Background:
This is a predicted structure of a 519-nucleotide part of an RNA (small-subunit ribosomal RNA, 5' domain) from an uncultured prokaryote.

[in-house]
Context: one part of a larger RNA
């Protein structure tokens, strides 16, 4: 700490491929924004035109598209790795999207590709040519408080708009203009994460004793977010090692956990944190962040489509299958709630998560009645035949009624968001927004739940193992070194407390016994 055997009422709680990091059908697990954008495939509500098979992005919304921000979190396994790793305790050369706080800004233009049309190839997968168009998508210009480079003369470098409200003014009747939210751009500073460096511990072997040439240092130049042989040229010959280097075997590391009086000793399942890895092997790209599980790109192995040209894929995500094995769960249900991504919201989307099923796998709690009842009934077993015991045990008499069943009532997990009303901030504003307070409105998968009444009736609920000495617990009858038992010493060859069976009896008890590993 598991798995077998025989057995098996109930409930809370936790656990639940240790083996093949074998292979894995078909669904799910990473999507969101129309308040960035060109538009209108489908649905839907109204209106025009039209008489039809209908048209028309007006309006809700919106497939498929371009864009943005997330797919580097979250969840899984432990193969490798013995030191680029972990844990402790410093350090300096470093980068940080979202967020918070400061300072300045957001002017003016420009050409493009999707979509869409039309055409072409193609079995598929998709690709090619033509043309039209939009943008927070690209690219210049300009303008620079700091800002980056300097040879200290100079030089160099940015932005995007989009939603609400509106009193004066202007207006081509679209808006300008003014606020306010949301963003963009430039920089500082923090806050979080993360990347680098030093010391020190960290398994066995000497039947492994010498290892190392990008080695060890030092110029120079690349090169990185950055320190550095990290890399390359030259140039010196160093660098580590009985304080065990190098090699082999093992092995994720830690809080921790088991176990002991402690000292250790073993392990490292759940739950935290670190760290490595995605069929195997190698590579860059995007991006703040990856050399990326469910992105791409070469090669390998496998598996499957295919019209033989030629594609496709990757459960060590949650179920589930197949196989391995002594063994190890449902192809469920929900986003109500925590948490996470998108959005201004509503809201979507989450097999994170929260429940549920299965399983005595464990741990802890309750029941399977309670009194009373000697004719010591019957029956079983023993006997010395007188009896003993089983045994107050049943049987009868009196009560109860947890649990399980039926009925009925019923908390808490639910605060938010949204409407409405006042106050505050902000504003030219009694408008929009935003805080904060009273009110209203709903919102639960589990759930036929928990707790509580009420109903009936002992009514539905006990088994394992031992019994020769360690070692609590004895007699018959079979059997005859046979058949078997056994942890150790042993037992059994005709009177076996040790084998089988029966009655008794001990010990534990919804469990008990084996059997592995550990202390």
């Nucleotide at each position: 700490u598991g798995a077998c055997g025989c057995u098996g009422g109930c409930g809370g709680c936790a656990u639940g491929c240790u083996u093949a990091a074998c292979a894995c059908u078909g669904u799910c697990a990473a999507g969101u924004c129309g308040a960035a954008c060109g538009g209108u495939a489908a649905c839907a509500a109204g209106g025009c035109c039209u008489c039809u098979u209908g048209g028309u992005g007006c309006c809700g919304a919106c497939g498929a598209g371009u864009g943005g921000c997330g797919g580097a979190c979250g969840g899984g396994u432990g193969a490798g790795u013995a030191a680029u790793a972990c844990u402790u305790a410093g350090g300096a050369a470093u980068c940080u999207g979202c967020c918070c706080a400061g300072u300045a800004g957001u002017g003016g233009g420009g050409g493009a590709c999707a979509a869409c049309u039309c055409g072409a190839g193609g079995a598929a997968a998709c690709u090619c040519g033509a043309g039209c168009u939009a943008a927070u998508a690209c690219c210049g210009c300009a303008u620079a408080c700091g800002c980056c480079c300097u040879a200290c003369g100079g030089g160099g470098g940015a932005a995007a708009g989009c939603g609400g409200g509106g009193g004066c003014u202007c207006u081509u009747c679209g808006g300008a203009c003014c606020u306010c939210g949301c963003g963009c751009u430039a920089u500082u500073g923090g806050a979080u994460g993360a990347g680098c460096c030093u010391a020190a511990g960290u398994c066995g072997g000497a039947u492994u004793a010498g290892c190392u040439u990008g080695u060890u240092g030092g110029u120079a130049g690349g090169g990185u977010a950055a320190a550095a042989g990290c890399c390359u040229a030259c140039c010196a010959a160093g660098g580590c090692g009985a304080c065990g280097a190098u090699c082999c075997g093992u092995a994720g590391c830690u809080g921790g956990u088991c176990u002991g009086a402690g000292a250790g000793g073993a392990c490292g399942a759940u739950c935290a944190g670190c760290c490595a890895c995605a069929c195997u092997g190698g590579g860059a790209c995007u991006g703040a962040g990856a050399c990326a599980c469910g992105g791409c790109c070469c090669a390998g192995a496998c598996u499957c489509c295919u019209a033989c040209g030629g594609g496709a894929g990757g459960c060590a995500g949650c179920a589930g299958u197949g196989g391995g094995g002594a063994a190890u769960a449902u192809u469920g249900g929900a986003c109500a709630a925590u948490g996470g991504g998108c959005g201004c919201a509503a809201g979507c989307c989450u097999g994170a998560u929260c429940c549920a099923g299965c399983a005595a796998u464990g741990c802890c709690g309750c029941g399977u009645g309670u009194g009373u009842g000697a004719a010591g009934a019957a029956g079983g077993c023993c006997u010395g035949c007188g009896g003993g015991u089983u045994g107050u045990a049943a049987a009868g008499c009196a009560c109860u009624u947890u649990c399980a069943g039926u009925a009925g009532a019923g908390a808490a997990g639910a605060a938010a968001a949204g409407c409405c009303u006042g106050a505050g901030g902000u504003u030219a504003a009694u408008a929009a927004c935003c805080u904060c307070a009273a009110g209203u409105c709903u919102u639960g998968a589990c759930g036929u739940a928990a707790c509580c009444u009420a109903c009936a009736g002992a009514a539905g609920a006990a088994g394992c193992a031992c019994c020769g000495g360690c070692u609590a617990a004895c007699u018959c009858c079979g059997u005859g070194c046979c058949a078997g038992c056994a942890g150790c010493c042993g037992c059994g060859g005709u009177a076996a407390u040790a084998c089988g069976g029966a009655g008794g009896g001990u010990g534990c008890g919804a469990g008990c016994g084996u059997u592995a590993a550990u202390c």
Notes
The prediction has a mean pLDDT of 83. The full RNA is in RNAcentral, with records from ENA.